[in-house]
RNA sequence: CUGGGUGUGGCUCAGCUUGGUAGAGCGCCACGUUGGGGACGUGGAGGCCGCUGGUUCAAAUCCAGUCACUCAGA
Numbered sequence: 001c002u003g004g005g006u007g008u009g010g011c012u013c014a015g016c017u018u019g020g021u022a023g024a025g026c027g028c029c030a031c032g033u034u035g036g037g038g039a040c041g042u043g044g045a046g047g048c049c050g051c052u053g054g055u056u057c058a059a060a061u062c063c064a065g066u067c068a069c070u071c072a073g074a
Stems, first nucleotide, its partner, number of pairs: 001073007010026004020057001028044005050066005
């Protein structure tokens, strides 16, 4: 330099194909249970989707650009 992949709560990921108000597990907080802890149960907080722009009534999702990480090639 060329081409591909990934980017979504604290962590690991799903959702993108087929646009329609953002989910799961773990973790965290409170309560219950226990002599206490763990485990288990109930409830709760926490992200508007790497960034910018565009299309659309409506964008995590489609399009363009750009940034970071990563793989392959030169």
This is a predicted structure of a 74-nucleotide RNA (transfer RNA) from a Clostridia bacterium. Its Rfam family is "tRNA". Gene Ontology term of the family: triplet codon-amino acid adaptor activity. The family's RNA type in Rfam is transfer RNA. The coordinates come from a structure-prediction model, not an experiment, and the mean pLDDT is 80.